[in-house]
RNA sequence: UUACGUCAAGGGCAAAGCCAUCGAAAGAUGGCGACGCAAAGUCACCGGUCUAAAGAGCGCCUCGCGCGCUCCAUGACAGCGGGACCGCCGGA
Numbered sequence: 001u002u003a004c005g006u007c008a009a010g011g012g013c014a015a016a017g018c019c020a021u022c023g024a025a026a027g028a029u030g031g032c033g034a035c036g037c038a039a040a041g042u043c044a045c046c047g048g049u050c051u052a053a054a055g056a057g058c059g060c061c062u063c064g065c066g067c068g069c070u071c072c073a074u075g076a077c078a079g080c081g082g083g084a085c086c087g088c089c090g091g092a
Stems, first nucleotide, its partner, number of pairs: 002092001004090002012037002017032006035079001041085003045082003048077003055071006
């Protein structure tokens, strides 16, 4: 330096669920908790998925910018796949 993770050591992270806070929601943060993870470290660049407040269209209408349906990311997910960047230990 490269690919790899059979063994060891020190360890690290923390799914679901519950509680609190924030948010229109998806979801996020903190606490408890461990299903799992060798990048479950970082980044929404590509694909994908979730949500739809605002906006647009249509319908209803008690005519209240009220209700319903559809579209839509400018909102999210890095623990969905790919990619980029960085990194611990080990033997080869």